[in-house]
RNA sequence: AGAGUUUGAUCCUGGCUCAGAACGAACGCUGGCGGCACGUUUUAAGCAUGCAAGUCGAAUGUGAAGCAGUCUUCGGAUUGUGGACCAUGGCGGACGGGUGAGUAACACGUAGAUAAUCUGCCCUCGAGUUGGGGAUACCCCAUGGAAGCAUGGAAUAAUACCGAAUAAAAUCUUACUUACUUGAGUUUGUUUGAUGAAAGGAGCUUCGGCUUCGCUUGAGGAUGAGUCUGCGGCUCAUUAGCUAGUUGGUGGGGUAAUGGCCUACCAAGGCAAUGAUGAGUAGCCGGCCUGAGAGGGUGAUCGGCCACAUUGGGACUGAGACACGGCCCAAACUCCUACGGGAGGCAGCAGCUAAGAAUCUUCCGCAAUGGACGAAAGUCUGACGGAGCGAUGCCGCGUGUAUGAAGAAGGCAGAGAUGUUGUAAAGUACUUUUACUGGGGAGGAAUAAUGAGAUCAGGUAAUGGGUCUCAGAUGACGUUAACCAGUGAAUAAGCCCCGGCUAAUUCCGUGCCAGCAGCCGCGGUAACACGGGAGGGGCAAGCGUUGUUCGGAAUCAUUGGGCGUAAAGGGUGCGCAGGCGGUUGAAUAAGUCUGAUGUGAAAGCCCGCAGCUUAACUGCGGAAACGCAUUGGAAACUGUUUAACUAGAGUAAAUGAGGGGAAACCGGAAUUCCUAGUGUAGGGGUGAAAUCUGUAGAUAUUAGGAAGAACACCGAUGGCGAAGGCAGGUUUCUGGCAUUUUACUGACGCUGAGGCACGAAAGCGUGGGGAGCGAACAGGAUUAGAUACCCUGGUAGUCCACGCCGUAAACGAUGUACACUAGUUGUCGGGAGCGAUCUCGGUGACGCAGCUAACGCAUUAAGUGUACCGCCUGGGGAGUAUGCUCGCAAGGGUGAAACUCAAAGGAAUUGACGGGGGCCCGCACAAGCGGUGGAGCAUGUGGUUUAAUUCGAUUAUACGCGAGAAACCUUACCAGGGCUUGACAUAUUAGUGACCGCCAUAGAGAUAUGGUUUUCCUUCGGGACACUAUUACAGGUGCUGCAUGGCUGUCGUCAGCUCGUGCUGUGAAGUGUUGGGUUAAGUCCCGCAACGAGCGCAACCCCUAUUGUCUGUUGCCAGCAUGUAAUGAUGGGGACUCAGACAAGACUGCCGGUGACAAACCGGAGGAAGGUGGGGACGACGUCAAGUCAUCAUGGCCCUUAUGUCCUGGGCUACACACGUGCUACAAUGGCCGGUACAGAGCGCCGCGAAGCCGCGAGGUGGAGCAAAUCGCAGAAAGCCGGUCUCAGUACGGAUUGGAGUCUGAAACCCGACUCCAUGAAGUUGGAAUCUCUAGUAAUCGCGCAUCAGCAUGGCGCGGUGAAUACGUUCCCGGGCCUUGUACACACCGCCCGUCACACCACCUGAGUUGGGGGUACCCGAAGUCAUUAGUCUAACCUUUAUUGGGGGACGGUGCCGAAGGUAUGCCUGGUAAGGGGGGUGAAGUAGUAACAAGGUA
Repeated sequence: AGAGUUUGAUCCUGGCUCAGAACGAACGCUGGCGGCACGUUUUAAGCAUGCAAGUCGAAUGUGAAGCAGUCUUCGGAUUGUGGACCAUGGCGGACGGGUGAGUAACACGUAGAUAAUCUGCCCUCGAGUUGGGGAUACCCCAUGGAAGCAUGGAAUAAUACCGAAUAAAAUCUUACUUACUUGAGUUUGUUUGAUGAAAGGAGCUUCGGCUUCGCUUGAGGAUGAGUCUGCGGCUCAUUAGCUAGUUGGUGGGGUAAUGGCCUACCAAGGCAAUGAUGAGUAGCCGGCCUGAGAGGGUGAUCGGCCACAUUGGGACUGAGACACGGCCCAAACUCCUACGGGAGGCAGCAGCUAAGAAUCUUCCGCAAUGGACGAAAGUCUGACGGAGCGAUGCCGCGUGUAUGAAGAAGGCAGAGAUGUUGUAAAGUACUUUUACUGGGGAGGAAUAAUGAGAUCAGGUAAUGGGUCUCAGAUGACGUUAACCAGUGAAUAAGCCCCGGCUAAUUCCGUGCCAGCAGCCGCGGUAACACGGGAGGGGCAAGCGUUGUUCGGAAUCAUUGGGCGUAAAGGGUGCGCAGGCGGUUGAAUAAGUCUGAUGUGAAAGCCCGCAGCUUAACUGCGGAAACGCAUUGGAAACUGUUUAACUAGAGUAAAUGAGGGGAAACCGGAAUUCCUAGUGUAGGGGUGAAAUCUGUAGAUAUUAGGAAGAACACCGAUGGCGAAGGCAGGUUUCUGGCAUUUUACUGACGCUGAGGCACGAAAGCGUGGGGAGCGAACAGGAUUAGAUACCCUGGUAGUCCACGCCGUAAACGAUGUACACUAGUUGUCGGGAGCGAUCUCGGUGACGCAGCUAACGCAUUAAGUGUACCGCCUGGGGAGUAUGCUCGCAAGGGUGAAACUCAAAGGAAUUGACGGGGGCCCGCACAAGCGGUGGAGCAUGUGGUUUAAUUCGAUUAUACGCGAGAAACCUUACCAGGGCUUGACAUAUUAGUGACCGCCAUAGAGAUAUGGUUUUCCUUCGGGACACUAUUACAGGUGCUGCAUGGCUGUCGUCAGCUCGUGCUGUGAAGUGUUGGGUUAAGUCCCGCAACGAGCGCAACCCCUAUUGUCUGUUGCCAGCAUGUAAUGAUGGGGACUCAGACAAGACUGCCGGUGACAAACCGGAGGAAGGUGGGGACGACGUCAAGUCAUCAUGGCCCUUAUGUCCUGGGCUACACACGUGCUACAAUGGCCGGUACAGAGCGCCGCGAAGCCGCGAGGUGGAGCAAAUCGCAGAAAGCCGGUCUCAGUACGGAUUGGAGUCUGAAACCCGACUCCAUGAAGUUGGAAUCUCUAGUAAUCGCGCAUCAGCAUGGCGCGGUGAAUACGUUCCCGGGCCUUGUACACACCGCCCGUCACACCACCUGAGUUGGGGGUACCCGAAGUCAUUAGUCUAACCUUUAUUGGGGGACGGUGCCGAAGGUAUGCCUGGUAAGGGGGGUGAAGUAGUAACAAGGUA
């Protein structure tokens, strides 16, 4: 510090996710030791048991047991000692310990105030401590009660209680006075009056007193507390108004103290958009976690503060409480009860129950530290110190070390060689941390009492006091730590991960199953992603998972974001508050800057040093603490005040342009209607029609009239307005703007939350108006449907007036204002200049810098800045629900959540596509010729059938295809019969010597049995060959063409497809390859940020067309001979044809024209051939997961007495039907008969087979010749000549069937071909639709070959005869290039929308029902304070006749307030709910096709 994920790829926006750190954690697996920490985060739920606050005999009463003495009637009594229990009294139980419910508050933090206060114990300094009185508890006696406890009587003490004396120090007060602060006031000194104290104990004593601890009073301090104030720190405005003691005043009361704290009266205030009130949530802080920081989160342990103690209320005591282990009352709960009543409060330490994912011992000790009491010893102390449990965390140590290659065995991988586990192990040598056993053994302990010594003050002395030194008891932990010795590698390793992010890979199993998953995503038979094994990586006594927080996230942006198109500028203006604000002086000092002081507790963080072996941990010192307050200074900037200025802003004067606004009036064209005329059959409308209209006279035309609405031309990226918007003309009223030049005011300005006003269209209300247009509606069409698009009508509405509505893609998708930053060009309105031209204000186009993700913007900014406002924070849910609010309504404004997805989106790129455009090509269309589709047959396919009808091929690119030959074989299929190392290959071991062939028998055959015949080489060991048996293995036309190779089809013989370097772009990419021409062609030329190159095109190759040279048999025969009935038959010849080699030839080379001086095109000459002459082979990058595992090869899987193999028979040849490809026809351009002519290319020895003879014929016989330019197949046919048929189902056509044959072959039944005789079907030119072909082509005619025993209408070749047409590119199909749009990229066979149906989920509403909270009014009214009191009682003081009376007090009564409770009412917030509503999600549901291309109606 980043990474993954939207796309085919790219850049951006934007969300989601990951890597880090942390935790009071929990869960899973695992677990050796030690140190230091931490340990009910849930339920402020309930608690058994024990302990957690007592102490003082030196304040006091009493004085048990025990011990000793005396007496004794042996019961006991008594004295002394002793000091328990109890009680009075004092101090402490307000600290320490726990918890976080409540609390949004002066509760907390920080800084202050107290001139508005208190403060026990403690410290310092003064003064005093005199003299009296009356009670009372425990105890004793008695009574009641179950108990708790209560009552009566009698006696008694005090440091308990109460008077009195004393007091100028205290409080109040009178008068004067000093100083200070000022807001009341505080303070110094003098003075008048009033009020108010006390307690003793112990020690010593020379008995006088002294010392000490107490007590009283006063002042001061310290500590602690109360109260008040500034500032600071949560969410919601879908909480906007709240408040009657409320705000203030006066009098009074109350408090330690201010104060509506309380009360009476008076006034009507107080708080709030800088967020009152209400609701929700929450103890606050130092700190802790994270972060670079700013921040964000948090408030366990430790420390400070607050609040609470079962819930609610209340006071008492006290220095301090409204009191955790005190009291009273009410309520709930638990327990006891004799039913009458009582008792209790673990949020103290342990512990229990329940809850929960989850959190410990009913331990030891006061040895240390601290606290209470005490003079002290000491007692108490679940504070605390320790131990125990828990890997809960942090830190440290260990589980050995060295050596050790035969790289052991085993595992795993690999075809194997080998690799890996791995120096790892074993083995050898060593060590002993830890562990176990044993041993002695620090520190934590300081001192107290007390003793000794020194010294100081005072005193007659003693006790005593202050300071210092020495001695001086005490250890829970504890079998302590640390150390020493002994034993022995001995006691000690797991967890997670290995597709990318992210370090680390292989095998097997599984087969969209089981499962994984943080995100992207894996799994459908070769899973690096599931499970296991092996190996590897990471961390390590832990490792993973889950949860939470911060980070990454600049993803709420102060640091540090945005708003044209990604989410985001308010529809527009005016304007209150607020924010911001021109120039120059002066003053001030609020902000600002700077210095000082105080504070910012300690702990923590950071730095340094030190102590535990180290570290964690701990100690010491420093720094930091960015804050607040007080105070001194500075005066630039901001603020404030004041004095001025004119550049901002405004006012007046002059001129000007304008569809700016409002009202009234006027105008013509058009439309419709009415009237009348002319006139006759249609009109209208559409893609085509129809509805409609017209002989009752339309349309058309002429004239006249009426009505309403809108204003052609001008007219324009031209004008005006804030926006919406504004258009015939005239007049009136009126707003704004621009320019020029003067004068004036003197910052009067900019923006603007709320607010107010304006605000298209549609819509609403009332009243008018209504020509045209025209939602709804009706009809006609279209259509599968058509509630649409088209047509004919047509109501609201559109128009006017008044009033609502308040929204729009209200858009420049661009808030307003100001300043600055190259230009060019057009236009509107001013000004200057004679003019060129300059200038001001608007409005357009282009363009630099700059900006931008890009597109683009660019002085009219989206540039550079300033000020202010509005708005955004992933998509969907949703602008929905709900609440509030506005509206007559429609609806508007404000405006969520649950849930769900990993994307949604912007710009640009490359493709693909378009019922987008342009250019071009092709038998693509058109123009033609001939077919197919109809018939019969052949053949293939589908379907059906079957025991089997083997398998594959299925749009173009399957279907006379694989198959270039299914009777058996082929053959893969079926039925049956056999074999199992096999029909076939290799190897091993053992045995035999044959095997083969021939014959016979059985059998359907395979096969079996029998007979016969019979080996070779040899170094004699054996080998070759064959058979039998054995083990490895063979075999498979079994599956997967979606695991593959190879081969092939198709786009397409289309002209394309790419690369290197350079350049452009952030990039994907582009350029080149586009453009202008041209071509069959990315063919060539020119131009050009491109320059070159490659695969394709073309050429090179073959055939063919011409010529030459050479050669000349089997070919040829002109000339010369010979011969025949005839024939190159013969001699000869190379002339010709021909054959075969080698050359030549054609290159736009030449001429003319066009073109750009090019490429090229057009025409011509010559030429056998002319513009690639014709044909073939040749098929770029790629596409279709195209085809083929059945040609072959091959991975994986499967079968192994069978899915292998052999045999016989059957099937592949079936047949209602459908389709493709063909053949033959339907006839006269013909059929039939007779005669007759002319090819080419092939093939031939298991062959072609001549002549001759036989047969009507297929064919038979025959066998010459020929391994073939020699012989044969082999008669070419159409054609030509002649004849016949005469338009008919025929002398066309030949299917079908009967009969008879021929050939091949073991064998023609299923199931061959051919021949002859007979039979003589459909068919008379073929619907919709569709195919080939552009010249030696189509059409037509025959011939040959492969396969092959036989079988050709198919395939592959060959020649003969031999056309028609092409204007042209609008349209159909396919293709190429450029461009455009796109929401497509599996690429239009794409994408995608809403309803309906089904399932699930969350939500809204909901008659009701059931909780919680707080409010108001009223009722009841406990305890208790206060007030009051005529009843009852009453020691201290006063009085008194000694009885009383008074004062005061207690109890009782009454009153105010008052908790819980009750009634009524409305509010807020939950749970639940019949029914209703939409939403989301869900591999293959239904009917449509709305959007994306002009998406077929933009």